[in-house]
Context: one part of a larger RNA
Order: sequence, then structure tokens, then C1' cells
RNA sequence: UCGUGGUGAAGGAACUCGGCAAAAUACCCCCGUAACUUCGGGAUAAGGGGGACCUGAUCCGUGUACCCACUGGCUGGGGAAGCGGUGAGGGUCGCAGAGACCAGGCCCAAGCGACUGUUUACUAAAAACACAGGUCCGUGCGAAGUCGCAAGACGAUGUAUACGGACUGACGCCUGCCCGGUGCUGGAACGUUAAGGGGACGGGUUAGCGACUUCGGUCGCGAAGCUCAGAACUUAAGCGCCAGUAAACGGCGGUGGUAACUAUAACCAUCCUAAGGUAGCGAAAUUCCUUGUCGGGUAAGUUCCGACCUGCACGAAUGGCGUAACGACUUGGGCGCUGUCUCAACCACAGACUCG
Repeated sequence: UCGUGGUGAAGGAACUCGGCAAAAUACCCCCGUAACUUCGGGAUAAGGGGGACCUGAUCCGUGUACCCACUGGCUGGGGAAGCGGUGAGGGUCGCAGAGACCAGGCCCAAGCGACUGUUUACUAAAAACACAGGUCCGUGCGAAGUCGCAAGACGAUGUAUACGGACUGACGCCUGCCCGGUGCUGGAACGUUAAGGGGACGGGUUAGCGACUUCGGUCGCGAAGCUCAGAACUUAAGCGCCAGUAAACGGCGGUGGUAACUAUAACCAUCCUAAGGUAGCGAAAUUCCUUGUCGGGUAAGUUCCGACCUGCACGAAUGGCGUAACGACUUGGGCGCUGUCUCAACCACAGACUCG
């Protein structure tokens, strides 16, 4: 000097990002136990008292001997003793009696997630995932869906109270408006639209014919065949078009004016839109300005709680708002407790180091 344990004056969180760590609580019996609540809980709530050993009244259980009764029995009732329990009262010892080990700290308020569960094997256990419940979509059975080239298999030896997919996530109260865009579903019409079918018309080639010729050839027309190109017409899904659909993807305004103080604007006007955010909540896990303002708690509070609403940029199954219980979750406060601290000290053990 470090590590691991131990002790402590006075104070008791002043430490610190934060009570991290430590301390404290802890068992059994008795008393007692709030808000809230889904009536189950909350609850070991909280908060108190007792606890060893000896003796031991009383009472209780069992029950032998014995007694009583009769329906005479493997009967019923009582019951000394014995055994087991309860244990008033009295006594004894210690600093201390759940004497060691072992063995919940508690309360208040808020956020999130209902819950028990699951997870990043080796930095994250959570508010993330799952969940029961809810809704939508698909699927009529050789089901949809999945794997496989296929055969085949799973689904399922199931059959719509079933199976698959998507979203939400107990429960309570609810879930508003928009179908213009995208998607999905439907639509015997119409427009557009591929290969294919079709083959009009046209081109190339040339047997042949015609014209010209310097007889070498040149030009023109041109059947059949071969060949090139190919219009009309015919023709599916799709797209266009017309509808429906938001617990499908998603979206849910601006400006100006106005009331008998002022302020504000129930009201009016106007522009735009598919429609302009309803209920509820709101400086929030969301609020930039911001340590917003007011109130509470503190001597003092960028955190916290309750309000306000000016919501930069909440909002209704990408769910909204509540919610008892639950949580090694997060935040704020309080009681108890303490070497976390004021402020360091001592002891034990094990190292380093110094000296020998």
C1' cells in the first nucleotide's frame, strides 16, 4: 500500500448519475391490518407483543382397570392410571433465550407492459418477443397454404366451433371522418392489347414474250415455283373504364373579420381538399422554444407529482384512454438502517513493498 473479512464515538445519504455497496429486516405464535379492487386479492400489508430452563393448576385428546345403561353387542356413556397436547401462576440463569447456522426491509406516487412465460450461448432480460382475448382475409376437401423437378409428404387419419395468413394484444369504456392515390374484390358492355389464325396489296428471282442492238448485249413486261415483307379481319389475361372496400397501405387544412373595458371568438366571409382530427389524452418514453406558467413536496427541486393547453411534431386495433394484480423494468419521495459520506481509524488473514 492493495485485496478479503470484522468493529466502531458523534452525525445519519451530507456520498453519488443513482443509497451502488454495506447495514438493517428475517423463523413461529398472538393481536392488528389502509387506499384501491376484476371481490379472488391487496396481505407476511403496515404496526405491535411473546419466545430459554425448572415447576405446574386448569382444560383438551386418547384410553387401561373400573362404574353405569340397555336393544346383551366387535354396543353406548362416564372414566382413576398411562401417553400426548394446552399451559395461567410461581421459580432460575445470562449483556443477550427464533442466543449459532439458516432466515422478507417497508411505505407513498408515477410511467410502461395486463399477468406466468421468452430473448441477444460470450457487453443489452427490457417498455422488446410471446400470450389468452379481438378483428379482417383466404380455404368446401385431391381445401387453402408449405416442401419437392416429380412421385409424394405435411396440413390431417383434421372438415369452416376446422386449417392457413395479417394486424392488435387480459379486462373496462370505446374505436370518429375520408375510397381522390395505392392495394384488394366485383363488373357477359366499351376502348386498348401478344403470339397465333388470316392473307388483301407489294417486292426479289425468271421460263417465256416484246423492243433495241455495235450481235457482245441492253431495256421493258413477266406465268408457275421458290422467297421477302405484310394491311383489313379474328383473338385472352392485363391496363383503361365503372363500382365496392380503411381492425386494407394510408390521409385527417389555410386566410380575414367579429361580442357594451381589454382579451378571446360561440359567429360570419373566403380559398383549397377525397376528407379536414371526433371521443379521450396532452410540456407526455411524444414539447423545439423550455428549467413553459401555476400549485405541491425541499431551507433551497433542469428531476418528480397535480393542473393549464400556445399539441414545433398525441389520437383511436401502425389501436385511444383508464385499470386491480404482477415486474431482478424505469422515475420521484418518505420511514428504518447503516463507514456511502463528514474523515479517517483500528483488528484478522492473504499478497506487494521496505529492512535484515
The prediction has a mean pLDDT of 88.
A computed fold for a 356-nucleotide part of an RNA from a wastewater metagenome, annotated as large-subunit ribosomal RNA, domain IV.
The RNAcentral record of the full RNA draws on SILVA.
Its Rfam family is "Bacterial large subunit ribosomal RNA". Gene Ontology terms of the family: structural constituent of ribosome and ribosome.